[in-house]
RNA sequence: UUUAAUAAAAGGCAAACUUACUGAAAAGUAAGGACGCAAAGCUAGAGUCUAAAGUAAAAUACUAUGACAGUUCGGCUGCUUUG
Numbered sequence: 001u002u003u004a005a006u007a008a009a010a011g012g013c014a015a016a017c018u019u020a021c022u023g024a025a026a027a028g029u030a031a032g033g034a035c036g037c038a039a040a041g042c043u044a045g046a047g048u049c050u051a052a053a054g055u056a057a058a059a060u061a062c063u064a065u066g067a068c069a070g071u072u073c074g075g076c077u078g079c080u081u082u083g
Stems, first nucleotide, its partner, number of pairs: 003083003012037002017032006035070001041076003045073002047068003054062003
């Protein structure tokens, strides 16, 4: 340096759910909580969700300028230890 692994130490993150708040919604923030995670760190390129406003039309459909990195693929970076 590359690759593989997660046994140990130190530390890190925090699902569901509950409460409060924000939001049209998806969802987010804070506190509690701990299902899990070696990239559960960063990134909306693919993809997924929502559709307020808008357009067609009036049942409804389309559309992101709104979101999702803890489904997945891709890109960038990275701690400890062992082989």